[in-house]
Transfer RNA from a Candidatus Dadabacteria bacterium, 74 nucleotides, folded computationally. Rfam family: tRNA. Rfam classes the family as a transfer RNA. Gene Ontology term of the family: triplet codon-amino acid adaptor activity. Lineage of the source: Bacteria > Pseudomonadati > Thermodesulfobacteriota > Candidatus Dadabacteria. Its mean pLDDT, the model's own confidence on a scale to 100, is 81.
RNA sequence: GGCGACGUAGCUCAGUUGGUUAGAGCGCAGAACUCAUAAUUCUGAGGUCGGUGGUUCAAAUCCACCCGUCGCUA
Numbered sequence: 001g002g003c004g005a006c007g008u009a010g011c012u013c014a015g016u017u018g019g020u021u022a023g024a025g026c027g028c029a030g031a032a033c034u035c036a037u038a039a040u041u042c043u044g045a046g047g048u049c050g051g052u053g054g055u056u057c058a059a060a061u062c063c064a065c066c067c068g069u070c071g072c073u074a
Stems, first nucleotide, its partner, number of pairs: 001073007010026004019057001028044005050066005
C1' cells in the first nucleotide's frame, strides 16, 4: 500500500434487513435490612450510538469520506 472486521453508558456487550421514549449485566450513588460489614432487595445518575456529510416523512441501523483498533496479505 491492498483487502476484511469492528467502534453503542466507566467496563463487557445486545439492539439492523430504517419507525414508540436507546437497553442489559457488572460497576457507581442513595435507601431498606444488620450491632456493624458483606450478601440481598428497591431507587437513581450516567449516552451528541467514533466524526462529517448524504438519502429519507423518519437513521444507532442505509450510502460516501475521514479517524481509531484488530486481523490477513504484498